Predicted 3D model of a 1152-nucleotide part of an RNA (large-subunit ribosomal RNA, half B) from a Candidatus Woesearchaeota archaeon.
Model confidence (mean pLDDT): 83 of 100.
The sequence was found in a public genome assembly.
It matches the Rfam family "Archaeal large subunit ribosomal RNA". Gene Ontology terms of the family: ribosome and structural constituent of ribosome. A reference for the family is Yusupov et al. (2001), "Crystal structure of the ribosome at 5.5 A resolution", Science.
Context: one part of a larger RNA
């Protein structure tokens, strides 16, 4: 020192994040118990009294013996209960055993459940409430299926959600999303149907269509959502009232700085001396609110939170004991951890040294502590950031899967009816005029027929002429045959149920199988750019162009400055010819500064399509005329892309063709020049060249050549979050603490001095500027740390700085005195106790000499707290579809370790110092040993009209502190002693156990209690002076000289010959072990003693501490007796004592 206990005077939560731990209450009887209330409780409410022993008498049940009087008497054993007397103690549930208590608020009804090992809650459940889905082969669900499960259950049932007891209510919105119902008009898959590629066939088109989309409509106890601006009342204010935008609708009731209120410690009240708490109103709700439920609410909570009462070592403020640790001996005997080592200060270095540098310590080794430092130890940071990293969750990311819907076709058969449609038989059908008249066509055709009778011919009319045959259109009808729809019905497939066989229901549905489209975070792969004074947030500095940076070649960087591009023009182009602007002055009708008109001047001040350079005047501007050279092809040079070196893209020159203008030289392949732009693959277009198995052809297929469509992240992936449940791998290449560098800001000054101070810049204040100093503020910056330097604040402890708060010593003053302003020395000492809040700060409250400020790794977590910030849980508000997320809030949530080595506080041993053993010096070192206040006194003086009102000294006490001490006082006191519970020793006695508990206590140790804690000198600061010159004065200074302060050296106190300059002085036989010991003490040491002795035990005596033992005798409520609690006396007894005397019984011997 610790861990785990005991007590503590006064005081009484002042402690702290918080009454955390303590402590108090306790059990039974009996009295008495409020608010509130769901009438059940609260409730052991609260608060009171009792509570043991002895005697005796009443009484409950049970039970034996015994008597010849038996329903009884008598004597016992036991046990319930009540009364009434006696006694004891400090204390009677005397040990153990056993709730402190009220009140206010949130939050959740309520018992209940839960992160095994950091979160027991307000999270979950929960009864109840309510949507939703489901008629049983139901629905969910598990399963590839068979087939299970809910269930051998049937809507009062299963199932999925959601709020969460009860009271009391639940308001508006169907525009979005879902979900449902419903309609058939747009567009839609396959299958079939027709077209169509000369056939076929892949292709290609049209029809026709299911579910889903659509479209119409419900639906919010579905997912959700529920404005904004202006005016107005006869005092201001406010708006019952009004206008206006705007919506799906504009938030009703209620609550309301809230577990939600940023601002904010809102504001008003109660509570406190004070409250960032609480409570209880107010309403301006950053961001309340109605089953994501609103608001209340008994009762219950290991739940948050405020108060109050009792109690207390939580604290003033510590102190004492106990027990075990640790500490000494003896055996046994790990583990982390370990480069080499191991002093301070200052300075240096990758900016935070044991080592480097410089100066100082510094002999050497051992023990027992502390925990300052090894940016210790442990664990390739978990924060951040990076990885073309995991993963898990999410969705309206992508890209598919299962599912679920839904058309076809197979399994699939029979028969009706309706309505289609194809095809067949059969039988109608046909009217422009004109023509006897209802010409469908077209072809043969003079006859056809029983007959009537029609026809040919001829003729007429007309586009077209007729009997008769045959084929054939429109349109209807009919008849079979194939088919689709819907609909009825049937059985045999098929399902189901059920039996012994067989019956029965359903039925070509459904189930199955293929196939289509549709939906599909339920499942799955994956994806979720870069740049970046960290990262996201912004932004784009990512493709380009002009000019500056850019440092006279060329090249050069930043999220450096100023700007522009992602196009315009069939004229804004060619080409030929012409012209000559911008502005100013003079003159002119309306007409003004400025319309148009005429002179003169006019290197360019204009203008150029668009930035900026840079270029342009019989032009490159401006106009006008013809025109399409904005063409086709080919080479080559630049440039992108300094130098080496590819695309794309853009720019020059050459040369062919073929053009334009022009009289011609020529001039043009786009614009004055320098941005205006894009690969492959893959569609389409152009012109068509080339080629593809069979033999021709055609379709189509492939290869080149040009042109469009676009990657702007712009040499071009098809691509969304979220992680606080997280994780690898890295990075100090990069951020949060802290350090370094800087200092804009921050403090602090200084220099000027506008002005104010009645005058008067400087008693005092001090704009506007300017100049520095600290390195405490918040920054910039990314140097060191990410194979870890523990981060806020309190608490304890120390040291240092002064920009002095107080104490001291001076100056000035708009100083009389007092009281103050300022300002100058001075850092010796001391700057204190509370309220609410984590807070640091800041506010307050009551003292005070004063209640300064700061550093030190924002001192100190191998020292403590852990309330905050900042893991997992879990709530509100607010966000986001969500998953989640908020320098918003709330509740809750593991702080390791045995010290190697420095250091430091002790405490030993060795050596040196040339013999030992005493006494001294005293270099150096530490110290604050004293600080400060109050009263009296001086004195009601000085002063001052007056009101007020000092000081030099002296003298008491007070406070803070240092130091010693234990006679008082108070703690403690497991030595002692008395009393008393349990129980055990058969009973007394006398003891054990639980420190049993309870009173009391001597020594020792303590504080809270007692002593005690000068002045004087020297040198000096600010200052005030004496003489005294440069500078005949004057001057405190330049020589000289005095004065002057808690600060500086001394005077005190303490350690100090290891003070290597190792001293000095005195004796000479001294000095340890070992043994008995304490005034000493972990060990060692140190001190005393050792038969020539009171060291130490024993004894005995004094004192002291408990309070009167045991034994006996006597009393004693009573009781017939037996008995019998206690009292009294013997007895200031008895019992004990770490004290002190006495006094050799016992050890202190032998020995090294």
């Nucleotide at each position: 020192u610790g861990u785990a206990g005991u007590u503590a005077a006064g005081g009484g939560a002042a402690c702290u994040c918080g009454g955390c731990a303590a402590a108090u209450u306790a059990g039974c009887c009996c009295c008495g118990u409020a608010c509130c209330u769901u009438c059940g409780g609260u409730a052991u409410a609260a608060g009171g009294g009792g509570u043991c022993c002895c005697u005796g008498g009443a009484u409950u049940g049970g039970u034996g013996u015994u008597c010849g009087u038996a329903u009884g008497a008598a004597c016992g054993c036991u046990u319930u209960c009540c009364c009434a007397g006696g006694g004891c103690g400090c204390a009677g549930u005397g040990a153990c055993u056993a709730a402190g208590g009220a009140g206010g608020u949130c939050c959740g009804a309520c018992u209940g459940u839960u992160u095994a090992a950091c979160a027991a809650a307000a999270a979950c459940a929960c009864a109840a409430c309510u949507u939703c889905c489901u008629g049983c082969g139901a629905g969910c669900c598990c399963g590839u299926a068979a087939g299970g499960g809910u269930g051998u259950g049937u809507a009062u049932a299963g199932g999925a959600g959601g709020u969460g007891a009860c009271g009391u209510c639940u308001g508006c919105u169907c525009a979005g999303u879902g979900c449902c119902u419903g309609u058939c008009u747009c567009a839609u898959a396959a299958c079939c149907u027709c077209c169509u590629u000369u056939u076929c066939a892949a292709g290609g088109g049209a029809g026709a269509u299911a579910a889903g989309a659509a479209c119409a409509g419900g639906u919010a106890a579905a997912c959700a959502g529920c404005g904004g601006g202006g005016g107005u009342a006869a005092c201001u204010a406010u708006a019952a009232c009004u206008c206006u935008c705007u919506u799906a609708a504009g938030g009703u009731a209620g609550c309301g700085a809230a577990a939600u209120a940023c601002c904010u410690u809102g504001u008003c009240g109660u509570u406190u001396g004070a409250u960032u708490g609480a409570c209880g109103a107010c309403g301006u709700g950053c961001a309340u609110g109605a089953a994501u439920g609103g608001c209340g609410u008994a009762a219950c909570g290991a739940g948050a939170u405020c108060u109050c009462c009792a109690c207390u070592g939580u604290c003033c403020c510590u102190a004492a004991c106990u027990a075990c640790a640790a500490u000494c001996c003896u055996c046994c005997g790990a583990a982390c951890a370990u480069c080499c080592u191991g002093u301070c200060u200052g300075g240096u270095g990758c900016a935070a040294a044991g080592g480097c540098c410089a100066g100082a310590g510094a002999u050497u080794c051992c023990c027992a502590g502390u925990g300052g430092g090894a940016a210790g130890u442990g664990a390739a940071g978990a924060c951040c950031c990076c990885g073309u990293g995991a993963a898990a969750c999410u969705u309206u990311a992508c890209u598919g899967u299962a599912g679920c819907c839904u058309g076809u076709g197979g399994u699939u058969g029979u028969g009706g009816u309706g309505c289609g449609a194809g095809u067949u038989u059969u039988g109608a059908u046909g009217u422009u005029c004109a023509g006897g008249c209802u010409a469908g066509g077209u072809g043969g055709g003079a006859g056809u027929g029983c007959a009537a009778a029609c026809g040919a011919a001829a003729g007429u009319u007309g586009a077209g002429a007729a009997a008769c045959c045959a084929c054939u259109c429109u349109u209807c009808a009919u008849u079979g045959c194939u088919u689709g729809c819907a609909u009825c019905a049937c059985u045999u497939a098929u399902u189901g149920g059920u039996u012994a066989a067989u019956c029965c229901a359903a039925a070509a549905c459904a189930g199955c199988c293929a196939u289509u489209g549709g939906u599909g975070g339920a499942c799955a792969g994956u994806u979720u750019g870069g740049c970046u004074g960290g990262g996201g947030c912004g932004g784009c500095a990512c493709a380009c162009c002009g000019u500056u940076g850019a440092a006279a070649g060329g090249a050069u960087a930043u999220c450096a400055a100023c700007g522009g591009u992602g196009c315009c023009c069939g004229a804004a182009g060619g080409u030929u010819g012409a012209c000559u602007c911008a502005a100013g002055c003079c003159g002119g009708u309306c007409a003004g500064a400025a319309a148009u008109c005429g002179g003169c001047u006019g290197u360019a001040g204009a203008g150029u399509g668009c930035a900026a350079g840079g270029g342009c005047a019989a032009a490159a501007g401006u106009c006008a005329g013809c025109c399409u050279c904005a063409c086709u092809g080919g080479a080559a040079u630049u440039u992108u892309a300094a130098c080496a070196u590819g695309a794309c893209g853009g720019a020059u020159u050459c040369c062919a063709g073929g053009g334009a203008a022009g009289a011609a030289a020529u001039u043009c392949a786009g614009g004055c020049c320098u941005a205006g732009c894009g690969a492959a693959c893959c569609u389409c277009c152009u012109a068509u060249g080339c080629u593809c198995c069979u033999u021709g052809a055609u379709g189509g297929g492939g290869c080149g050549a040009g042109g469009a469509g676009a990657u702007g992240a712009c040499c071009g992936a098809a691509a969304a979050g979220u992680u606080a449940c997280u994780c690898c791998g890295g990075g100090g290449a990069u951020a949060a603490c802290a350090g370094a560098g800087u200092u804009g800001u921050c403090g602090c000054g200084c220099c000027c001095g506008a002005g104010a101070g009645u005058u008067c810049a400087u008693a005092u204040c001090g704009a506007c500027g300017g100049c520095g100093c600290g390195g405490c503020u918040u920054g910039c910056u990314a140097c060191a740390u990410c194979g870890a330097u523990g981060u806020c604040g309190g608490c304890u402890c120390u040291u240092c700085c002064u920009a002095u708060c107080c104490u001291g010593g001076c100056g000035c003053u708009g100083c009389a005195g007092a009281a103050g302003g300022u300002g100058c020395c001075a850092a010796g000492g001391g700057u204190g106790g509370g309220g609410g809040u984590g807070u640091u700060c800041a506010c307050c409250c009551g003292u005070c000499a004063a209640a300064a400020g700061g550093g030190a790794u924002c001192g100190u977590g191998a020292g403590c707290u852990g309330g905050g910030u900042u893991c997992a849980c879990a709530a509100c508000g607010c966000u986001g579809u969500g998953a989640g997320g908020c320098a918003g809030u709330u509740g809750g949530u593991u702080u390791a370790a045995u010290a190697u080595c420095u250091a430091c506080u002790g405490g030993g041993a060795a050596u040196g110092u040339u013999a030992a053993u005493g006494u001294c010096u005293g270099a150096g070192a530490g110290g604050a040993a004293g600080g400060a206040g109050c009263a009296u006194u001086u004195a009601g003086u000085a002063c001052g009209a007056g009101a007020g009102g000092a000081a030099c000294g002296a003298u008491g006490c007070u406070u803070c502190g240092g130091a010693g001490c234990c006679u008082c006082u108070g703690g403690u006191u497991u030595a002692c002693c008395a009393g008393u519970u349990g129980u055990c020793u058969a009973a007394c006695a006398a003891g054990g156990c639980a420190c049993g508990c309870u009173g009391g206590g001597c020594a020792g140790c303590u504080a809270c209690g007692c002593u005690u804690c000068g002045u004087g000198g020297g040198a000096u600061a600010a200052c005030a002076g004496c003489u005294g010159a440069a500078a005949g004065c004057a001057u405190c200074u330049a020589a000289g000289c005095u004065g002057g302060a808690a600060a500086c050296c001394c005077u005190c106190c303490u350690c100090g010959a290891a003070a290597a300059g190792a001293g000095a002085c005195a004796u000479u036989g001294g000095a340890a072990c070992u043994c008995c010991c304490a005034u000493a003490a972990a060990a060692g040491a140190u001190g005393g003693g050792u038969u020539u002795g009171a060291u130490a035990g024993a004894a005995g005596u004094g004192g002291g501490g408990u309070g009167u033992a045991a034994g006996c005798u006597u009393c004693a409520a009573g009781g017939u007796a037996a008995c019998g609690a206690g009292a009294a006396g013997u007895u200031c007894a008895g019992c004990c004592c770490g004290c002190a005397c006495u006094c050799a019984c016992u050890a202190a011997c032998c020995g090294u």